[in-house]
RNA sequence: UGAGCCGGCCGGGCGGCCGCGGCUCGCCUCCGGGCGGUCGAGGAAAGUCCGGACUCCACAGAGCGCGGUGGUGGCCAACAGCCACCCACGGUGACGUGCGGGACAGUGCCACAGAAAUCAGACCGCCAACGGCUUCCUUCGGGAGGUACGGGUAAGGGUGAAACGGUGAGGUAAGAGCUCACCAGCGGGCCGGGCGACCGGUUCGGCUAGGUAAACCCCACUGGGAGCAAGACCAAGAGAGCACCUUCGGGUGCUUGCGCUGACGGGCUGCUCGUCUGAUGUCAGCGGGUAGGUCGCACCGAGGUGUCCAGCAAUGGGCGCCCCAGAUGGAUGGUCGCCCUCGCCUCCCAGCAAUGGGUCGGCGGGACAGAAUCCGGCUUACAGGUCGGCUCAUUCG
RNA sequence: GCCGAUGUAGCUCAGUGGUAGAGCGCUUGCUUCCCAAGCAAGAUAUGCGGGUUCGAUUCCCGUCAUCGGCU
Numbered sequence: 001u002g003a004g005c006c007g008g009c010c011g012g013g014c015g016g017c018c019g020c021g022g023c024u025c026g027c028c029u030c031c032g033g034g035c036g037g038u039c040g041a042g043g044a045a046a047g048u049c050c051g052g053a054c055u056c057c058a059c060a061g062a063g064c065g066c067g068g069u070g071g072u073g074g075c076c077a078a079c080a081g082c083c084a085c086c087c088a089c090g091g092u093g094a095c096g097u098g099c100g101g102g103a104c105a106g107u108g109c110c111a112c113a114g115a116a117a118u119c120a121g122a123c124c125g126c127c128a129a130c131g132g133c134u135u136c137c138u139u140c141g142g143g144a145g146g147u148a149c150g151g152g153u154a155a156g157g158g159u160g161a162a163a164c165g166g167u168g169a170g171g172u173a174a175g176a177g178c179u180c181a182c183c184a185g186c187g188g189g190c191c192g193g194g195c196g197a198c199c200g201g202u203u204c205g206g207c208u209a210g211g212u213a214a215a216c217c218c219c220a221c222u223g224g225g226a227g228c229a230a231g232a233c234c235a236a237g238a239g240a241g242c243a244c245c246u247u248c249g250g251g252u253g254c255u256u257g258c259g260c261u262g263a264c265g266g267g268c269u270g271c272u273c274g275u276c277u278g279a280u281g282u283c284a285g286c287g288g289g290u291a292g293g294u295c296g297c298a299c300c301g302a303g304g305u306g307u308c309c310a311g312c313a314a315u316g317g318g319c320g321c322c323c324c325a326g327a328u329g330g331a332u333g334g335u336c337g338c339c340c341u342c343g344c345c346u347c348c349c350a351g352c353a354a355u356g357g358g359u360c361g362g363c364g365g366g367a368c369a370g371a372a373u374c375c376g377g378c379u380u381a382c383a384g385g386u387c388g389g390c391u392c393a394u395u396c397g
Numbered sequence: 398g399c400c401g402a403u404g405u406a407g408c409u410c411a412g413u414g415g416u417a418g419a420g421c422g423c424u425u426g427c428u429u430c431c432c433a434a435g436c437a438a439g440a441u442a443u444g445c446g447g448g449u450u451c452g453a454u455u456c457c458c459g460u461c462a463u464c465g466g467c468u
Base pairs, nucleotide, nucleotide: 001393002392003391004390005389006388007387008386009385010384012339013338014337015336016335017334018333020040021039022038023037025036026035027034028033042368046379047378049377050376051375052374053373054227055226056225057224061273062272063271064270066223067222068221069220070219071085072084073083074082075081086100087098088097089096090095101218102217106216107215108212109211110210123157124156125153126152127151130150131149132147133146134145135144136143137142165183166182167181168180169179170178184208186205187204188203189202190201191200192199193198231295232294233293234292239256240255241254242253243252244251245250258287259286260285261284262283263282264281265277266276267275268274303322304321305320306319307318308317309316310315340366341365342364343363344362345361347358348357349356350355398467399466400465401464402463403462404461407421408420409419410418415451423439424438425437426436427435444460445459446458447457448456
């Protein structure tokens, strides 16, 4: 200088004017409110994919079933998350990716092609040792050839994603772990290192054992269900009953909280057992009324922030400071000016050019998106800027 | 807001590891004086991106779109 890898942070700033929501804040008030103060979106508030808090279902019992997770160790309230390490694969490398237990418990599947796809198999090829057929010779015992009919073979060709280890030597009719040496791989024992996953070494064995579990399944651990429209309280309410008034249409007050149909059960949210509860009852369906308020809910929390300590890190602990959005048609905005930043144009400078630099000015752009019970993660979207660490290549010293 | 389901041809649906089909519709031809009907032939698709597998519409993950339920 060029090409990359990984991680962190920011994601417009200041001011004027107008406007919006909250407040156990202050003052004024004609009680309607007004003025002031203060607070007012995000790194993802999103998707709702995991995990919790919280609430209700009877605090949830047993067995079966149905799910979830899946290397090891640690962290965490918990997790499918995070950190560190191991292994496999990819990359020259920084580094990245991995639903990463088990295929000698069992079952299933492996299309097409191919001879054969898992107790595998003979299409071409190779083979005359054996049986058969046949030619010649013969001392009549047999011998020498030919033939791939029976048969042998898995070296070579060919098919396929995948074909029962690789190289060499011996061996053979031809061949073959058939035998041997070395190598790869598998299983067992021993030694050493590590908390462990695992790694290294050595020795023995039989010679080779296909793939697929994001197929069923097996193993280990684990999961009760529903969700703030959860749920709690208040008001109102159709209809019914009673009392009073009435112009006989109805009105007012009080009480209750609706009507019809069906079932005899219903709950413990799949099934069985077990258990709890139930006729002024429970459940299901249809119809009608209400369509409001308060709480949950924004107090203090697995809270934020600064610093120190422990730890490789995730994270934990101590101390100081801070209180930090909150509606219910749903606030957090609009506009103007200056600045910042990016692109284009004009102009100027250097240069043969490519191009580089500057700048008075003009035009255009500055993303993704937006709380709704809360919190921890994951995933996805995102203009642009910035900081740090590392790798490879080349050149110069 | 919370919960759930579904994406296959222009439309309605099959297919659940092995060359993606059916009905209606569309195009072309035949038939007819012309149209319809009929006959023959043809075109058209797995929402998108990754992963597992020899191989994915099917299995897994993410994403997008659509639909439904809950007061």

Two RNAs folded together computationally: RNase P RNA and transfer RNA, 468 nucleotides in total.
The coordinates come from a structure-prediction model, not an experiment, and the mean pLDDT is 77.
Rfam match: Bacterial RNase P class A. Rfam classes the family as a ribozyme.